[in-house]
RNA sequence: UUCUUAUCAAGAGAGGUGGAGGGACUGGCCCUUUGAAACCUCAGCAACAGACUGCAAAAGUACUGUGCUAAUUCCAGAAGCGUUACAUGCUUGAAGAUAAGAA
Numbered sequence: 001u002u003c004u005u006a007u008c009a010a011g012a013g014a015g016g017u018g019g020a021g022g023g024a025c026u027g028g029c030c031c032u033u034u035g036a037a038a039c040c041u042c043a044g045c046a047a048c049a050g051a052c053u054g055c056a057a058a059a060g061u062a063c064u065g066u067g068c069u070a071a072u073u074c075c076a077g078a079a080g081c082g083u084u085a086c087a088u089g090c091u092u093g094a095a096g097a098u099a100a101g102a103a
Base pairs, nucleotide, nucleotide: 001103002102003101004100005099006098007097008096013042014041015040016039017038021031022030023029025077026076027075028074043069044068045067048065049064050063051061052060053059073095078092079091080090081089082088083087
């Protein structure tokens, strides 16, 4: 990097350095000098895999490996169905993120 499977309506932030961007992409809409990204420290959330308890399953613990801590993956991007005819709701998909496995 690609493929497969599962999940994505819940949950969880302070400090320091830094100094203008960030929310994947596009459009919207937001966040941000009352301090963005990034890095560090500490704290927390979750429970995917391993470990442990359990005969096993279910369930649990949170020790290890990841992940995460504005907004539903912030909303929509393609197709379909409905109400209305400005708009708006639902379903499936695409794309994306994370985990595990494989190449």
This is a predicted structure of a 103-nucleotide RNA (SAM riboswitch aptamer (S box leader)) from Oceanobacillus limi. Rfam family: SAM riboswitch aptamer (S box leader). Rfam links the family to the GO term regulation of gene expression. The sequence was found by an Rfam model in a public genome assembly.